[in-house]
Context: one part of a larger RNA
Molecule: large-subunit ribosomal RNA, domain I
Organism: archaeon
RNA sequence: CUAUCUGGUGGAUGGCUUGGCUCAAGCGGCGACGAAGGUCCUGGUAAGCUGGGAAAAGGUGUGGCGAGACGCACGCAGUCUUUGACCUACACAUAACCGAAUAGGACAUCCUUCUAUACUCGAGUUGAGGUGAAGAUCACGAUUCGAGGGCGAACGCGGAAAAUUGAAACAUCUUAUUACCCGCAGGAAGAGAAAGCAAUUGCGAUGCCGUAAGUAAGGGCGACUGAAACCGGCAGAGAACAAACCGAAGGUACCUCGAGAGAGAGUGCCGAUGUGGGGUUCGGACCUGUGUCUUACCCAGUCUGUUUAUCCGAAGUGCGCUGGAAAGCGUUGCAAUACAGGGUGAUAGCCCCGUAGGAGAGGACAGGAAGGUAAAUGGCAGGUAUCCAGAGUAUGACAGGGCGAAUUUCCUGUCAGAAUACGGCUCUCAUCUAGAGCUAAUUCUAAACACGUCUUGAGUCCGAUAGCGUAUUAGUACGGUGACGGAAAGCUGAAAAGCAACUGUAAAAGGUGCUGAAAAGAGCCUGAAACUAGGUAGCU
Numbered sequence: 001c002u003a004u005c006u007g008g009u010g011g012a013u014g015g016c017u018u019g020g021c022u023c024a025a026g027c028g029g030c031g032a033c034g035a036a037g038g039u040c041c042u043g044g045u046a047a048g049c050u051g052g053g054a055a056a057a058g059g060u061g062u063g064g065c066g067a068g069a070c071g072c073a074c075g076c077a078g079u080c081u082u083u084g085a086c087c088u089a090c091a092c093a094u095a096a097c098c099g100a101a102u103a104g105g106a107c108a109u110c111c112u113u114c115u116a117u118a119c120u121c122g123a124g125u126u127g128a129g130g131u132g133a134a135g136a137u138c139a140c141g142a143u144u145c146g147a148g149g150g151c152g153a154a155c156g157c158g159g160a161a162a163a164u165u166g167a168a169a170c171a172u173c174u175u176a177u178u179a180c181c182c183g184c185a186g187g188a189a190g191a192g193a194a195a196g197c198a199a200u201u202g203c204g205a206u207g208c209c210g211u212a213a214g215u216a217a218g219g220g221c222g223a224c225u226g227a228a229a230c231c232g233g234c235a236g237a238g239a240a241c242a243a244a245c246c247g248a249a250g251g252u253a254c255c256u257c258g259a260g261a262g263a264g265a266g267u268g269c270c271g272a273u274g275u276g277g278g279g280u281u282c283g284g285a286c287c288u289g290u291g292u293c294u295u296a297c298c299c300a301g302u303c304u305g306u307u308u309a310u311c312c313g314a315a316g317u318g319c320g321c322u323g324g325a326a327a328g329c330g331u332u333g334c335a336a337u338a339c340a341g342g343g344u345g346a347u348a349g350c351c352c353c354g355u356a357g358g359a360g361a362g363g364a365c366a367g368g369a370a371g372g373u374a375a376a377u378g379g380c381a382g383g384u385a386u387c388c389a390g391a392g393u394a395u396g397a398c399a400g401g402g403c404g405a406a407u408u409u410c411c412u413g414u415c416a417g418a419a420u421a422c423g424g425c426u427c428u429c430a431u432c433u434a435g436a437g438c439u440a441a442u443u444c445u446a447a448a449c450a451c452g453u454c455u456u457g458a459g460u461c462c463g464a465u466a467g468c469g470u471a472u473u474a475g476u477a478c479g480g481u482g483a484c485g486g487a488a489a490g491c492u493g494a495a496a497a498g499c500a501a502c503u504g505u506a507a508a509a510g511g512u513g514c515u516g517a518a519a520a521g522a523g524c525c526u527g528a529a530a531c532u533a534g535g536u537a538g539c540u
Stems, first nucleotide, its partner, number of pairs: 001538008014525001015491002019462002021459006027452002029151002037098003040053003044076002048072002059092006068080003103112003113116001119148005155186001156184004166173001170220001196203002207234004217225002238444003241390001245277002249275001250270005255264003283388003286383005294375005302369001303367006310359003316332001317348001318331004333350002341353003395416007423439005478485002498524001501512003
């Protein structure tokens, strides 16, 4: 040096899964009744996690369960429990300090006065006190009541708004009406019942998906940007005002009744600057005639459904063999609306938990069948003299922003500024004619579609360098002034039976021995390679 053997080291591989990932369904809020999130405390022993709050791993009540229990955590000590513990569902009590933090202050988890919901908004009473020229029913305001504030994973609407980048430089352009930021809301939001599309045939609110289509169009016509209608689907729903005409016929607070919708009397207040009726494009008012049944709301109890503490739930612990152990093998029975799955000393339909199928107090949620309450005469046909139908609006010019929108979509500013249903707007350059469509300048509206903090279920997903960063005290340890960055780390055995005793030592290690199927002997399943020690053989 090479080969090989026996070890060491090391932790690959195989097997396993407590955890992830994805999808679906459900559900979609918490908070001044003090949240989310923290700090500090709290155990016989107690550092961490978990639970809890000076009533502190807990207290009380009701229901469930039924023999053990005192969390992870199996020790020692001491307790509780069939007079029902532990555990469990619901309700109640307690709930320190900080935090919107709200008596005042502060360098969060502290200090001070002494007892105060700070501030803002709204409502009512009163008229102490003050202001004003004022003695007022005015304004401010002590006292009273109600609401808001803050948090939350994304989704939504609105406001405001970059740059890197691309254009192979760069300025219009692009990135982008994006990121970051601000405001506001809901379980969804927003949009929405044509002053719409279309094209001489027609459609009939909105949204979403597919398509149209990388098309029309825009563009230093560069880079690139980029629709809509039709059509096919999902889902489907329509309503209310202003005005004409009536003219107080109305509403509200307190009080009584009711579960509630709501009903009733009186007084005050609101209300002619118009409460209420009527009416809303199928135009209406108004006039004439005719006709009769619906619509909305409420849910305590009854009823129905969903949900949950939980309960019932079939059939071998037969024989023999191997084995440490039977669920394996052989043999012989049984159940099945149950051969999904998991556990049990190896692979169990019949051992255990479950599974199929049923049941379910109390509570919660939903429905509205029954029941209750309110409003009605609202529809149809005809007539068209008169009346009404949203104004700094429609529209135009100029400028700016944005858009595929080009002179043509949308928004803003300035200037100008209509008509009145025999009216008005639109039909993609302008004007005119004809034709067609529609009825602006008021409001509301379910479903179909977005998201996942959370709950449940599932999977041709991953199986510890994978899968979430985290299967473990993980957003921990650690790093950084800080914003922020951010790990590693799973497996004894069926059962601790976790090695008594002897030996040895300063104490250990070690040896003998014991347990176990096997040392698997504690970073302990398997235990590869690199690396390494020794033995043996060969070569030099």